Molecule: Glycine riboswitch aptamer
Organism: Jiangella aurantiaca
RNA sequence: GGACUCUGACCGGGAGAGUUCUCGCACCACCCGGGGUGCGAGGCGCCGAAGGGGCAACAUCCCCGUCAACCUCUCAGGCAGAAAGGACCGGUCAGGCGAG
Numbered sequence: 001g002g003a004c005u006c007u008g009a010c011c012g013g014g015a016g017a018g019u020u021c022u023c024g025c026a027c028c029a030c031c032c033g034g035g036g037u038g039c040g041a042g043g044c045g046c047c048g049a050a051g052g053g054g055c056a057a058c059a060u061c062c063c064c065g066u067c068a069a070c071c072u073c074u075c076a077g078g079c080a081g082a083a084a085g086g087a088c089c090g091g092u093c094a095g096g097c098g099a100g
Base pairs, nucleotide, nucleotide: 006095007094008093009092010091011090012089013088018044020043021042022041023040024039025038026037027036028035045079046078047077051075052073053072054071057066058065
């Protein structure tokens, strides 16, 4: 002096799936009924890239154990737009390891 990898923070990018049905509340409009908007709850349908579970693989005589995935399950989460979240990718900074 120091690559790659690892951890954390910040910034940027970042998908999918009903603006569905019913009920309640509030507001608007309206002669009444019907209608519209927002919020909440429930039902069915759907999505998977927070998290979580399962399997491969390794190991073993066997049991046990270690242990993945953007594969799978959808518990959780999410499904107009916006917001939030978001695996992963890029950049910057800090720390650790440390090749040459």